[in-house]
RNA sequence: GGGCAGUCGCUCCCGGGGUGCCGUUUGGCCGCGGGGGAGGAAAGUCCGGUCUCCACAGGGCAGCGUGCCGGCUAACGGCCGGGGUCCGGAAACGGAUACGGAAAGUGCCACAGAAAAUAUACCGCCCUUAGUGGUGGGGGCCGGCUUUGGCUGGCCGUGCCAUUAGGGGUAAGGGUGAAAUGGUGCGGUAAGAGCGCACCGCGAUCCGAGUAAUCGGAUUGGCAGGGUAAACCCCACGCGGAGCAAGACCAAAUAGGGGAGGAGGGGCGGCCCGCCCCGUUUCACUUCCGGGUAGGUCGCUAGAGCCGUUCAGUAAUGAGCGGCCCAGAUGAAUGACUGCUGCCCGCAAGGGUACAGAAACCGGCUUAUAAGU
Numbered sequence: 001g002g003g004c005a006g007u008c009g010c011u012c013c014c015g016g017g018g019u020g021c022c023g024u025u026u027g028g029c030c031g032c033g034g035g036g037g038a039g040g041a042a043a044g045u046c047c048g049g050u051c052u053c054c055a056c057a058g059g060g061c062a063g064c065g066u067g068c069c070g071g072c073u074a075a076c077g078g079c080c081g082g083g084g085u086c087c088g089g090a091a092a093c094g095g096a097u098a099c100g101g102a103a104a105g106u107g108c109c110a111c112a113g114a115a116a117a118u119a120u121a122c123c124g125c126c127c128u129u130a131g132u133g134g135u136g137g138g139g140g141c142c143g144g145c146u147u148u149g150g151c152u153g154g155c156c157g158u159g160c161c162a163u164u165a166g167g168g169g170u171a172a173g174g175g176u177g178a179a180a181u182g183g184u185g186c187g188g189u190a191a192g193a194g195c196g197c198a199c200c201g202c203g204a205u206c207c208g209a210g211u212a213a214u215c216g217g218a219u220u221g222g223c224a225g226g227g228u229a230a231a232c233c234c235c236a237c238g239c240g241g242a243g244c245a246a247g248a249c250c251a252a253a254u255a256g257g258g259g260a261g262g263a264g265g266g267g268c269g270g271c272c273c274g275c276c277c278c279g280u281u282u283c284a285c286u287u288c289c290g291g292g293u294a295g296g297u298c299g300c301u302a303g304a305g306c307c308g309u310u311c312a313g314u315a316a317u318g319a320g321c322g323g324c325c326c327a328g329a330u331g332a333a334u335g336a337c338u339g340c341u342g343c344c345c346g347c348a349a350g351g352g353u354a355c356a357g358a359a360a361c362c363g364g365c366u367u368a369u370a371a372g373u
Base pairs, nucleotide, nucleotide: 001369002341003340004339005338006337007336008335010037011036012035013034014033015032017030020029021028022027039355043366044365046364047363048362049361050360051243052242053241054240063239064238065237066236067235068082069081070080071079072078083099084097085096086095087094088093100234101233105232106231107228108227109226122174123173124170125169126168127167128166129165130164131163132162133161134160135159139156140155141154142153143152144151145150182200183199184198185197186196187195201223202221203220204219205218206217207216208215209214247298248297249296250295257289258288259287260286261285262283264278265277266276267275268274305324306323307322308321309320310319311318312317342353343352344351345350
């Protein structure tokens, strides 16, 4: 969350009219005049309240909800401010945030991967044992030649390199994954490793700042426990239920209930007689009472109200002053038409103008929405 005006209607309120109709009366109906008459979401009914009825010693279990800190508020799962974390950005800053606990226990972690959690070891790296091959020269032994200086052949140990198999070490590196048992560097080591050290991270203690969440600093510990609680669960706090068709009042007809009276009552008939029906301790008839249906009245709209302004507060919000009254229906009003105009689209003619309709009320959240900001 269009505006102005006109005509005819609907509904509520106020005033007044005629005594035209109804009613014993208050009144009702019908004209007349005046005034009010959908929303920002009236929606979803998600959360919190007011109000009403029912329930209620106290405590616990179960169930449901909430979950950083401070403030606001009638209250809240809302709002404001602050903190932590994450994302974007060079920064300033902006955005998001269900944000207690993973060291009580249980469960789960697809695929891939050696391993998804009391760790483990596929490749790789290193040590070792045994074997094979190559190669070097030092050593030992036995030969050959010799100018006695050496040269050279064989065998046995052995060094190095490569490779195969077995045993062991390692978790640096590779590889898998959304995630792999603190990170980087130096030292160290057979190779490695918080194994040692420095810095970062983490834990503990202390100090300082802050109301607090938290932040900063110092000292210290080589450092343990991967993630998941919008999985069960644990901890703390909160929660009685139903809802205006709540609920309260008045109250026909018919039927039925209770109390009292009661021997008669009623019909035909002008009256009497007469006749008929019902009844005479189960009860006709009279009267009273109570429940209760239709129907009606209240609840029901002056309120955590709206507008303006000042002050306090960063803000949410609160306080003061002045002004205002703004739907209250119930087979459920709030509508229809016309003229001018605003906005959007279009060269123009022209077209479009959304989402949506109160139902006791209020504060939020969420969702829908042409057009504009």
About this RNA: Predicted 3D model of a 373-nucleotide RNA (Bacterial RNase P class A) from a soil metagenome. Its Rfam family is "Bacterial RNase P class A". Rfam links the family to the GO terms tRNA processing, ribonuclease P activity and dimeric ribonuclease P complex. Model confidence (mean pLDDT): 76 of 100. RNAcentral holds the sequence, with entries from MGnify.